[in-house]
The RNA shown here (transfer RNA) has 73 nucleotides and comes from an Opitutales bacterium. It matches the Rfam family "tRNA". Lineage of the source: Bacteria > Pseudomonadati > Verrucomicrobiota > Opitutia > Opitutales. Its mean pLDDT, the model's own confidence on a scale to 100, is 82.

This record gives sequence, structure tokens and C1' cells, in this order.
RNA sequence: GGGGCUGUAGCUCAGUUGGAAGAGCGCGUCGUUCGCAAUGACGAGGUCGCCAGUUCGAAUCUGGUCAGCUCCA
Repeated sequence: GGGGCUGUAGCUCAGUUGGAAGAGCGCGUCGUUCGCAAUGACGAGGUCGCCAGUUCGAAUCUGGUCAGCUCCA
């Protein structure tokens, strides 16, 4: 220098035909308990790496760019 994969909640990740952003764990409140653990209910938490384009509409398609991993030189 070139190719490939990955980037979504604090963490691990789903979301595969473009049409409301989700799960588990964690966190908060409440209940159950003498208390803890466990468990149940409810809730908070997101510029979907960043910029631009296409589209009525983009996490998803296109271009560029940044970071990590990897292959080639």
C1' cells in the first nucleotide's frame, strides 16, 4: 500500500425482504423475607463508530472516513 471481517444500551450480542430500535446480564424503584440471597412487577439508559448520498422512509443500500482483528505485498 491492497483485500476481507467487525463497530447497535454500562457488558455480551440479536436485528439477513428498507417501514415502531431489542434480548440476556448489570443498574434503579416496589412487592414477597426478621434480614440477605433468590424471585416477580415496573422503570431508566441508544447521534445504531463518524460524514455524505439514494429513498416517501436507512441499523439495513451506495460512497468516503476512523478504529479493532485478520490475510497478501